c-di-GMP-I riboswitch aptamer from Candidatus Brevifilum fermentans, 90 nucleotides, folded computationally. The model forms 95% of the base pairs in the Rfam consensus. The coordinates come from a structure-prediction model, not an experiment, and the mean pLDDT is 90. The organism belongs to Candidatus Brevifilum, within Bacteria.
[in-house]
RNA sequence: AACCGAUAACGGCAAACCUGUCGAAAGGCAGGGACGCAAAGCAAUGGGUCUAAAGGCAUGAAGAUUGCCCAGGAUCGCCAGGCUACCGAA
Numbered sequence: 001a002a003c004c005g006a007u008a009a010c011g012g013c014a015a016a017c018c019u020g021u022c023g024a025a026a027g028g029c030a031g032g033g034a035c036g037c038a039a040a041g042c043a044a045u046g047g048g049u050c051u052a053a054a055g056g057c058a059u060g061a062a063g064a065u066u067g068c069c070c071a072g073g074a075u076c077g078c079c080a081g082g083c084u085a086c087c088g089a090a
Base pairs, nucleotide, nucleotide: 004088005087012037013036017032018031019030020029021028022027035077041083042082045080046079047078048075049074050073055069056068057067058066
C1' cells in the first nucleotide's frame, strides 16, 4: 500500500411506523423512532424496480371521462461498476 473485517476501540448512519412539509405520483426533506448497515459516505454510468404529471394513442360529434404506452421523475438501504474515507485482531 492492496485485499480483508473481531461480540475490539473512537465514533457514524437510520428501515418500518408516527408528525410536519414539498411533490401529480413514486418519492424527497425535517423531527421523533431503530430494522438493520464496514462504506447504509458521494455520484443515476449500465441493468433492475417504482411512479406516469407532461406528451402520444385509443374511447367520445366535441369537451370531459376512462384505458393503454412512455422517464426527461424516483430509488445508490436492489445489483454491478466508478470516486473517496475512520479503525486494525486474525
It was read from a public genome assembly, where an Rfam model found it.